[in-house]
This is a predicted structure of a 73-nucleotide RNA (transfer RNA) from a Gemmataceae bacterium. The coordinates come from a structure-prediction model, not an experiment, and the mean pLDDT is 84. It matches the Rfam family "tRNA". The source organism's lineage runs through Bacteria, Pseudomonadati, Planctomycetia, Gemmatales and Gemmataceae. The sequence is in RNAcentral, with records from ENA.

């Protein structure tokens, strides 16, 4: 330097242009134990990696950038 993939809570991911972004591991709070764990019920975190478009309406489509990571020289 050229093509490509990725980027969503602390983590790992789901999520084909249309309710209030689902689940899983951690956390928290109650029950259950002598107590830890296990199990049980309940609850808190994410406005989606910036910025700008396109659209009545964007995590999702285009454009730039930034991050990683693959691959070709």
């Nucleotide at each position: 330097g050229g093509u490509c993939c990725u980027g969503u809570a602390g983590c790992c991911c789901a999520g084909u242009g249309g309710c209030g972004a689902a689940g899983g591991c951690g956390c928290c709070u109650c029950c259950u134990u002598g107590a830890c764990g296990u199990g049980g019920a309940g609850g808190a975190g994410a406005u989606c990696g910036g910025u700008g478009g396109u659209u009545c309406g964007a995590g999702u489509c285009c454009a730039c950038c930034c991050a990683g990571g693959a691959u070709c020289a």